[in-house]
The RNA shown here (SAM riboswitch aptamer (S box leader)) has 100 nucleotides and comes from uncultured Roseivirga sp. Taxonomically the source falls in Roseivirga (Bacteria, Cytophagia, Cytophagales, Roseivirgaceae). The coordinates come from a structure-prediction model, not an experiment, and the mean pLDDT is 83. Rfam family: SAM riboswitch aptamer (S box leader). Rfam links the family to the GO term regulation of gene expression.
RNA sequence: CUUAUCAAGAAAGACGGAGGGACUUGGCCCGAAGAUGUCUUAGCAACCUGGGUAAUACCUGGUGCUAAUUCCUUGCCUCUUUAAAUAGGGGAUAGAUGAG
Numbered sequence: 001c002u003u004a005u006c007a008a009g010a011a012a013g014a015c016g017g018a019g020g021g022a023c024u025u026g027g028c029c030c031g032a033a034g035a036u037g038u039c040u041u042a043g044c045a046a047c048c049u050g051g052g053u054a055a056u057a058c059c060u061g062g063u064g065c066u067a068a069u070u071c072c073u074u075g076c077c078u079c080u081u082u083a084a085a086u087a088g089g090g091g092a093u094a095g096a097u098g099a100g
Base pairs, nucleotide, nucleotide: 001100002099003098004097005096006095011041012040013039014038015037019030020029021028026072027071042066043065044064046063047062048061050059051058070094076091077090078089079088080087
């Protein structure tokens, strides 16, 4: 860079010690009863490899993942709605993961 998916699923222990949930706006939430992070173990099953089947199922391995829809919203474009404020829909961008 290209492409597919992103409303489902899945937690314990150890270390560590202050903020964290990617970025902007506004919320909401997690966190000294120790979050975020790292490691181990366990689990989940999305993509890929191999096996297996009539086809599924299922098994091995690689990556990934295991609070909340990618936590919600906003930022750009567009449609509907409203006198306006507003409310709702679609898309783009961004991000995450797999494969190439």